Context: one part of a larger RNA
């Protein structure tokens, strides 16, 4: 070292770029590194069998056995140098296309709320029933005027976009990717990715601003044996912006990425062709055959037949804990045992 897994039984890193490294198209020549035949691979030891020293060790003598690594002579398929090619992989041009994909600015209407005037006059408001609340210092309703934040009804769809997290009002600018067509250009630039960097809901934490509504804590009202809770009536943090930091989720398809190959059927969204029947690219779903699968199911979007790469699992508790040692302001996070026990 060689094993068997990883949707649900342990077990895919949250996602992505990318270093090293690991794999790598198609044809030619070359070299001959891996590979492969082949000579060589002293004695002596060690191994077996004989003698010899009374035995033994140990010494003689004869056979067998092993050819690992090395050197040399040789092969060239396939793998690696090298060197000049080829276009399908993969990338650009070129002209269409879809889209809540981003960042900035600006604007817009409903609607709460609050604040001013007007009408008006005694209850509102809440529940299962109430109370707490709020109102003749005039509230609930209405009508006009104003202030301010936050979110953007219908359209709206098992509808789009994005690597994921995640994106919904209009407008303008600025920036990214997909996808079809043409086959015009480069000519293997390619997959993966240890470590590494960067992006990552919600909460959280700094500083500063904002603060309508809604709401953790808190207060009060009920409800009950009791209610630190469900229900009601206020509320503060925080939700929002501005710069920073946190780096975690059932971050789920609980399903890593990449390439090829393998039945049908039906829906939906982007493109191209054709007059039309239809055919073609690419994306998202259902149904299902072969075939996996313990089974549910899965099934061209495969968990199916291969490859290539990384990640990760090894009985359940102790434990995602302790230690250390790294990141952070904290919160913790990352990495991660063992005694025991069963």
């Nucleotide at each position: 070292c060689u094993g068997g897994g990883c949707u649900u039984a342990a077990a895919g890193a949250g996602c992505a770029c990318g270093u090293a490294g690991g794999c790598g198209g198609g044809a030619u020549g070359u070299u001959a590194a891996g590979u492969u035949g082949g000579c060589u691979a002293a004695a002596a030891g060690a191994c077996c069998c004989c003698g010899u020293u009374u035995u033994a060790a140990g010494c003689g003598a004869g056979g067998a056995a092993g050819g690992u690594c090395a050197g040399c002579c040789g092969a060239u398929a396939c793998u690696g140098g090298c060197a000049a090619c080829c276009u399908u992989g993969a990338g650009g041009g070129u002209g269409g296309u879809a889209g809540a994909g981003g960042a900035g600015a600006g604007u817009g209407g409903a609607a709460u709320u609050c604040c001013u005037g007007g009408u008006g006059g005694a209850g509102c408001g809440g529940u299962g029933a109430a109370a707490u609340g709020c109102g003749u210092u005039g509230a609930u309703a209405u009508c006009a005027g104003g202030a301010g934040g936050a979110a953007c009804g219908c359209c709206g769809g098992a509808g789009g976009c994005g690597a994921a997290a995640g994106c919904g009002a209009c407008u303008c600018u600025c920036c990214a990717g997909g996808u079809c067509a043409c086959c015009c250009c480069u000519g293997a630039c390619g997959c993966u990715g240890a470590g590494g960097u960067g992006c990552g809901a919600a909460a959280g934490c700094u500083a500063g601003g904002g603060g309508a509504g809604c709401a953790a804590a808190c207060g009060g009202g009920a409800u009950u044996a009791g209610a630190u809770a469900c229900c009601c009536c206020g509320g503060u943090a925080g939700u929002c912006c501005u710069a920073g930091c946190u780096g975690u989720a059932a971050a789920c398809u609980a399903u890593g990425g990449g390439u090829a190959c393998u039945a049908a059927g039906u829906a939906g969204a982007g493109g191209g062709g054709g007059a039309a029947a239809c055919c073609u690219c690419u994306c998202u779903g259902c149904c299902g055959u072969a075939g996996c699968a313990a089974a549910a199911g899965u099934g061209u979007u495969a968990a199916g037949u291969a490859c290539c790469c990384c990640g990760c699992c090894u009985g359940g508790g102790g434990a995602g804990u302790a230690u250390a040692g790294u990141c952070g302001c904290a919160a913790g996070g990352c990495u991660g045992a063992a005694a025991c026990u069963c």
The part of an RNA shown here (small-subunit ribosomal RNA, central domain) has 342 nucleotides and comes from a metagenome. It matches the Rfam family "Bacterial small subunit ribosomal RNA".